[in-house]
This record gives sequence, structure tokens and C1' cells, in this order.
RNA sequence: GCCCCCGUAGCUCAGGGGAUUAGAGCAGCCGCCUUCUAAGCGGCGGGCCGCAGGUUCGAGACCUGCCGGGGGCG
Repeated sequence: GCCCCCGUAGCUCAGGGGAUUAGAGCAGCCGCCUUCUAAGCGGCGGGCCGCAGGUUCGAGACCUGCCGGGGGCG
């Protein structure tokens, strides 16, 4: 230098054929249970999806550039 994959909540990830109000598990907080703790159960908060543009009535999703991580080739 070229090619491929990934970037979504504090962490691990789903959603990737354009339209449901962006989700799950764990973690956190509150409550129930318990003598207390843990476990279990119920609830709550937390991200406008790496950045910038484009297409579209509408983009987490499609296109382009850039940034970061991983891998391959030279």
C1' cells in the first nucleotide's frame, strides 16, 4: 500500500431484505422474600446506533469518505 470483518446501554451482543416507541443478558438502583447475606422474583434508570456527508417521504440498516480495533496478502 491492497483486501476482508467488526464499531449499537457500563460490559457481552441481537436487530443488518428501509417504517412496531431501538432490544436481550449481565452489571447498577428500588422493592418483595430472608433473622442477615447470597440466590430467587418484580420493577426502574441507562444508548437517538464510531464521525461526517449522500440516497430516501422515512436510515441502526443502503452508498461514499474518514477514524478506531482485528485478520490476510505484499